A computed fold for a 75-nucleotide RNA from an Alphaproteobacteria bacterium, annotated as transfer RNA. The prediction has a mean pLDDT of 83. The RNAcentral record of the sequence draws on ENA. Taxonomically the source falls in Alphaproteobacteria (Bacteria, Pseudomonadati, Pseudomonadota). Its Rfam family is "tRNA". From the family's description: Transfer RNA (tRNA) molecules are approximately 80 nucleotides in length. The family's RNA type in Rfam is transfer RNA. Gene Ontology term of the family: triplet codon-amino acid adaptor activity.
RNA sequence: GCCGCGGUAGCUCAGGGGUAGAGCACGCCCUUGGUAAGGGCGGGGUCGAGUGUUCAAUUCACUCCCGCGGCACCA
Numbered sequence: 001g002c003c004g005c006g007g008u009a010g011c012u013c014a015g016g017g018g019u020a021g022a023g024c025a026c027g028c029c030c031u032u033g034g035u036a037a038g039g040g041c042g043g044g045g046u047c048g049a050g051u052g053u054u055c056a057a058u059u060c061a062c063u064c065c066c067g068c069g070g071c072a073c074c075a
Stems, first nucleotide, its partner, number of pairs: 001071007010024004018055001026042005048064005
């Protein structure tokens, strides 16, 4: 340099045009004599950045950044 996959909540990941979700973690409550386990409720998001397409983009296209893998090149 080329190709592929990925980047979404603190962490691990779903969701692939029509109001962003789960598990764990965190806060409050229920239950207990107390703890653990269990249950309920809640807070937390510029969906990597920008441009474009569209009535509407996390989702599609392009460029760029970052991570992983493969191939190639130089010495």